Record summary: Predicted 3D model of an 80-nucleotide RNA (transfer RNA) from an Alphaproteobacteria bacterium. NCBI's taxonomy places the organism under Bacteria, Pseudomonadati, Pseudomonadota, Alphaproteobacteria. It matches the Rfam family "tRNA". About the family: Transfer RNA (tRNA) molecules are approximately 80 nucleotides in length.
């Protein structure tokens, strides 16, 4: 240097044909049960004071974008 691939909540890891982002699991917290712990069961767990914003940054397309396109950045396979 060229070609190809991945990047989503603390972790791992879905999202259909571009049409609620965050299923599902782990951890974490609080609460119930325990003498306690552990098992279970129940809510909660990104950012904000709210509007809202939030898929590795930036920018386009589109009524709308994780998802199309363009760049950049990190890694990882391959040619050279």
């Nucleotide at each position: 240097g060229c070609g190809g691939g991945u990047a989503u909540g603390g972790c791992g890891g879905a999202a259909u044909u571009g049409g609620u982002a965050g299923a599902c699991g782990c951890a974490c917290c609080a609460g119930a049960u325990u003498u306690a712990g552990g098992u279970u069961c129940u809510g909660g767990c990104g950012u904000g004071a709210a509007a809202a914003c939030g898929u590795g940054g930036g920018g386009g397309u589109u009524c709308g974008a994780g998802u199309c396109c363009c760049u950049c950045u990190a890694c990882c396979c391959g040619c050279a």